[in-house]
Large-subunit ribosomal RNA, domain VI from a Pseudobdellovibrionaceae bacterium, 270 nucleotides, folded computationally.
Rfam family: Bacterial large subunit ribosomal RNA.
The source organism's lineage runs through Bacteria, Pseudomonadati, Bdellovibrionota, Bdellovibrionales and Pseudobdellovibrionaceae.
The RNAcentral record of the full RNA draws on ENA.
Model confidence (mean pLDDT): 88 of 100.
Context: one part of a larger RNA
RNA sequence: CGCAGGAAAAUUGAAUGGUGCUGACCUUAGUACGAGAGGACCGGGUUGGACGAACCUCUGGUGUUCCUGUUGUCAUGCCAAUGGCAUUGCAGGGUAGCUAUGUUCGGAUUGGAUAACCGCUGAAAGCAUCUAAGUGGGAAGCCAGCCAUGAGAUAAAUUUUCCCUGGGGCUUUAUGCCCCCUAAAGACUCCUUCGAGACUAGGAGGUUGAUAGGCAGAAGGUGUACGCAGAGUAAUCUGUUUAGCCGAUCUGUACUAAUUGGUCGUGAGA
Numbered sequence: 001c002g003c004a005g006g007a008a009a010a011u012u013g014a015a016u017g018g019u020g021c022u023g024a025c026c027u028u029a030g031u032a033c034g035a036g037a038g039g040a041c042c043g044g045g046u047u048g049g050a051c052g053a054a055c056c057u058c059u060g061g062u063g064u065u066c067c068u069g070u071u072g073u074c075a076u077g078c079c080a081a082u083g084g085c086a087u088u089g090c091a092g093g094g095u096a097g098c099u100a101u102g103u104u105c106g107g108a109u110u111g112g113a114u115a116a117c118c119g120c121u122g123a124a125a126g127c128a129u130c131u132a133a134g135u136g137g138g139a140a141g142c143c144a145g146c147c148a149u150g151a152g153a154u155a156a157a158u159u160u161u162c163c164c165u166g167g168g169g170c171u172u173u174a175u176g177c178c179c180c181c182u183a184a185a186g187a188c189u190c191c192u193u194c195g196a197g198a199c200u201a202g203g204a205g206g207u208u209g210a211u212a213g214g215c216a217g218a219a220g221g222u223g224u225a226c227g228c229a230g231a232g233u234a235a236u237c238u239g240u241u242u243a244g245c246c247g248a249u250c251u252g253u254a255c256u257a258a259u260u261g262g263u264c265g266u267g268a269g270a
């Protein structure tokens, strides 16, 4: 820009892409078959491999924004307590998120038309013949089916809902131009943001509000803080204390910030 007014939603599905793998074991059954040796079809069940998707409950990884220990040194006047630097100083753990080696799921079932091939009926050609008329079966393959995208599918689809029902003038009478009035539904801008994201886009919200932060509680992590008291010459230990601290998680709560506004979009539709 188009989809013959504008808008918000929900659909249809032309078309396109993806998927499509396979082993072993048990059973049927030591049955059919076979002198024996051996040893099935068909059917039922279990469990794997590789591949793919989603996810983070579990097992782990990461987690320089969390906790703790600790070395050297400097600083806060000193003690104590802390902070800086040394690869995050080093070391031990670790929430969320992201992850695989972790977990769950998938290939299918089914239908249709067929290939090679196997048939039925059957003439030409009194026989025969699956074929000439007619007709049945038949594959991991084909078309559907399953998953995803999808109306720029310009043949531009469908459904539902919402919105607009003024006046005057000019001329070259046109899908024309000008003035006044009017400015909808809705969208954008802007802002708070996100399991969305390079930017954009998309989603959730903007006081009729839980969108983010803060705060409160909870979960979870670390592992028992400082101070004080007691014991010990002291290092240190014990009690207060499963403490103290705590990022991303959950629930709640308007305390803070999403203020007020502005712009576009018209007047019933050749």
Base pairs, nucleotide, nucleotide: 001152004175005163006162007161008160009159010158011157015149016148017147018146021049022048023047024046025045026044027043033038051106052105053104054103055102059100060099061098062097066093067092068091069090070089071086072085073084074083075082076081110144111143112142117137118136119135120134164269166180167179168178169177170176171174181267186264187263188262189261190206191205192204193203194202211257212256213255214253215252216251217250218249220246221245222244227240228239229238230237231236